[in-house]
SAM riboswitch aptamer (S box leader) from Pontibacter beigongshangensis, 105 nucleotides, folded computationally.
RNA sequence: AAUUUAUAGAAGAAGAGGCGAGAGAUUAGGCUCCGGGACCCUCUGGCAACCACCCGUGUUGGGGAAGGUGCCACUUCCUAGCCCGAAAUCGGGGAAAUAUAAAUU
Numbered sequence: 001a002a003u004u005u006a007u008a009g010a011a012g013a014a015g016a017g018g019c020g021a022g023a024g025a026u027u028a029g030g031c032u033c034c035g036g037g038a039c040c041c042u043c044u045g046g047c048a049a050c051c052a053c054c055c056g057u058g059u060u061g062g063g064g065a066a067g068g069u070g071c072c073a074c075u076u077c078c079u080a081g082c083c084c085g086a087a088a089u090c091g092g093g094g095a096a097a098u099a100u101a102a103a104u105u
Base pairs, nucleotide, nucleotide: 001105002104003103004102005101006100007099008098014044015043016042017041018040022033023032024031027080028079029078030077045072046071047070050068051067053063054062055061076097082093083092084091085090
């Protein structure tokens, strides 16, 4: 990097130091964060519970958080193409894309 499977809830979890201009994946539109220092990096802390672990079990359950990951503004920030609901700009569904984990190549 590719493939497969699972998950993505208006849930949860921030301080310090560094840097110095854009950032929220990509394109467009909207909305938002940002020199009162964002984004990003480091340290510390925390959240969650995919793998691993323990108990149970014909495998759909429960547990704790030492380990491997992940995460700690905004629904995956929202929308885009399709379907449904009389529905203008609204609501719902399921895709695609993206993200994360595990496995394989």

Its Rfam family is "SAM riboswitch aptamer (S box leader)". From the family's description: The SAM riboswitch is found upstream of a number of genes which code for proteins involved in methionine or cysteine biosynthesis in Gram-positive bacteria.